[in-house]
Model confidence (mean pLDDT): 83 of 100.
The RNA shown here (transfer RNA) has 73 nucleotides and comes from a Candidatus Pacearchaeota archaeon.

RNA sequence: GGCGGGUUAGCUCAGUUGGUAGAGCAGUCGGUUCAUACCCGAAAGAUCAUUGGUUCAAAUCCAAUACCCGCUA
Numbered sequence: 001g002g003c004g005g006g007u008u009a010g011c012u013c014a015g016u017u018g019g020u021a022g023a024g025c026a027g028u029c030g031g032u033u034c035a036u037a038c039c040c041g042a043a044a045g046a047u048c049a050u051u052g053g054u055u056c057a058a059a060u061c062c063a064a065u066a067c068c069c070g071c072u073a
Base pairs, nucleotide, nucleotide: 001072002071003070004069005068006067007066010025011024012023013022019056028042029041030040031039049065050064051063052062053061
C1' cells in the first nucleotide's frame, strides 16, 4: 500500500427486512437482616466513533475521515 472485520449505557454485548435502542454486570434508591452479603423491587443512565449524503423516516443504506484488530504484497 491492498483486502476484510469492529466502534451502541461506566464495563461486556444484543439490535432480523430502514419505522422513535434493549439485556447482564456495576452504580443509586427501597424492601429483607441486629448488621453486611445474597436475594427481591424500582428508577436513572446512550446526541449509536465523527462529518456529509439518500429517504417521509437511518444504529441499520452510501461516501469520506479517525481509532482498534486480522489477512496479504

It matches the Rfam family "tRNA". It is annotated as a transfer RNA. Taxonomically the source falls in Candidatus Pacearchaeota (Archaea, Nanobdellati). The sequence is in RNAcentral, with records from ENA.